[in-house]
RNA sequence: CAUCAAGAGACGGCGGAGGGAUUGGCCCUGUGAUGCCGCAGCAACCUUCAUACACGUGAAAGGUGCUAAAUCCAACAGUAGCAACUACUGGAAGAUG
Numbered sequence: 001c002a003u004c005a006a007g008a009g010a011c012g013g014c015g016g017a018g019g020g021a022u023u024g025g026c027c028c029u030g031u032g033a034u035g036c037c038g039c040a041g042c043a044a045c046c047u048u049c050a051u052a053c054a055c056g057u058g059a060a061a062g063g064u065g066c067u068a069a070a071u072c073c074a075a076c077a078g079u080a081g082c083a084a085c086u087a088c089u090g091g092a093a094g095a096u097g
Stems, first nucleotide, its partner, number of pairs: 001097004009039001011038004018028003022075004040067003045063002047060005071093001076090006
């Protein structure tokens, strides 16, 4: 700096209690979570090729990444609806490149 409401695992093995970054909520989990290995898949950031002055467009899938829930929701600020609260917008934080 760009993207984060799309997409893809009811897989096999090991193992045995936590996990979803933090806090709150809400969820997942002995019908075996998280994790590691294997296989399979998704996507197209980097990469390669074609085309093109360039921007770009198309193809491939070598390097990453990803395969519960919108980054699961909120957190800070603002706007609208008296208020509680709800909806929306922008940020912060985080993830990936």